A computed fold for a 129-nucleotide RNA from Rossellomorea aquimaris, annotated as c-di-GMP-I riboswitch aptamer.
[in-house]
RNA sequence: UCAGAUAAAGGCAAACCUAUUGAAAAGUAGGGACGCAAAGUCACAGGUCUAAGGUAAGAAGAUGGGUGCUGUGUAUUUAGUUAAAGUAGAUGGAACCCAGCGGACGACUAAGAUGGCUGGAUUGCCUGG
Numbered sequence: 001u002c003a004g005a006u007a008a009a010g011g012c013a014a015a016c017c018u019a020u021u022g023a024a025a026a027g028u029a030g031g032g033a034c035g036c037a038a039a040g041u042c043a044c045a046g047g048u049c050u051a052a053g054g055u056a057a058g059a060a061g062a063u064g065g066g067u068g069c070u071g072u073g074u075a076u077u078u079a080g081u082u083a084a085a086g087u088a089g090a091u092g093g094a095a096c097c098c099a100g101c102g103g104a105c106g107a108c109u110a111a112g113a114u115g116g117c118u119g120g121a122u123u124g125c126c127u128g129g
Base pairs, nucleotide, nucleotide: 001129002128003127004126011036012035016031017030018029019028020027021026034116040122041121042120044119045118046117047114048113049112053109054108055107061101063099064098065097066096067095069093070092071091072090074088075087076086077085078084
């Protein structure tokens, strides 16, 4: 320096369970072993995961204002046999328009995570060339 067949001494620890941190992904500790020749360390590059916060859009719903339609009562004028017509204002209903409120369902986004996704950097045991 290259390789990982053969040994030897060992090492790490997937899923899952418990506790705990976190919005989550996931991390940490204990148990536990799927596997790993760097499954030691490092988020530089790519990929992947999550979406707190942010961005854009926006369902249900309630509120206020406006418009005409319509229901009910009242007052008054013309008239006055019955009645009919007009004017004024009150009160309810649904519809339409405008304004802000509200925020279901999803979308995008990393400065979060992942080294047991890949590359890269770096440190290292043994044996063999």
Its mean pLDDT, the model's own confidence on a scale to 100, is 82. The RNAcentral record of the sequence draws on Rfam. The source organism's lineage runs through Bacteria, Bacillati, Bacilli, Caryophanales and Rossellomorea. Its Rfam family is "c-di-GMP-I riboswitch aptamer". Rfam's curators write: GEMM was predicted in a large-scale screen for bacterial structured RNA regulatory elements.